[in-house]
RNA sequence: CCCGCGGGAGAGACCGGCCGAGCGUCGUCCCGCUCUAGGCCGGCGCCGAAGGCGAAACCGCCCCGGAAACGCUCAGGCAAAAGGACCGCGGG
Numbered sequence: 001c002c003c004g005c006g007g008g009a010g011a012g013a014c015c016g017g018c019c020g021a022g023c024g025u026c027g028u029c030c031c032g033c034u035c036u037a038g039g040c041c042g043g044c045g046c047c048g049a050a051g052g053c054g055a056a057a058c059c060g061c062c063c064c065g066g067a068a069a070c071g072c073u074c075a076g077g078c079a080a081a082a083g084g085a086c087c088g089c090g091g092g
Stems, first nucleotide, its partner, number of pairs: 001092007012044001014043006020035005045078003051074001052072003058066002
């Protein structure tokens, strides 16, 4: 470093529009109501543990470079699932 198994945090299940489905005296259309943990677009709030950027201490000193579980929040994320730094065990 790779593979398998186990553990593994934080933060709206937020708001609006469109799409979709169902119901109604006829219900294709119009209208009204309901549903959806769905898709797309937009908005505000928030999180830090993929990745990225910064750089405290340190590497004897300077430059360069490396570089934290610190900072940023571009990316990513904010029910579950998935993902997940990192940790443990086994194998290569």
Description
Predicted 3D model of a 92-nucleotide RNA (Glycine riboswitch aptamer) from a soil metagenome. The sequence is in RNAcentral, with records from MGnify. Model confidence (mean pLDDT): 77 of 100.